[in-house]
């Protein structure tokens, strides 16, 4: 570099539920815990979703791409 353990240390957190912001998709904040080696971040490219339809939004946990990153057995 590249891979990715029934290995460790810690991390995130889907679906419901509450609270709370948005006209909405949804964000956030608490429970939750189905997952997750990038489920960190960036809407560049394709996708999907919203409205009050436009020089407008949402979705990084839908697929690429970027930029950064804990742990180390095996081959």
């Nucleotide at each position: 570099g590249a891979c990715g353990a029934u290995a460790a240390a810690g991390c995130c957190a889907a679906a419901c539920c509450c609270g709370u912001u948005g006209c909405g998709a949804a964000g956030c904040g608490g429970g939750g815990g189905c997952g997750g080696a990038a489920a960190a971040c960036c809407a560049c490219g394709g996708g999907u979703u919203u409205c009050a339809a436009g020089a407008a939004a949402a979705c990084a946990g839908c697929c690429g791409g970027g930029u950064u990153g804990c742990c180390g057995a095996a081959a």
The RNA shown here (c-di-GMP-I-GGC riboswitch aptamer) has 75 nucleotides and comes from an uncultured Desulfobulbaceae bacterium. Its Rfam family is "c-di-GMP-I-GGC riboswitch aptamer". Rfam 15.1 lists 1,298 matches to the family in 717 species. It was read from a public genome assembly, where an Rfam model found it.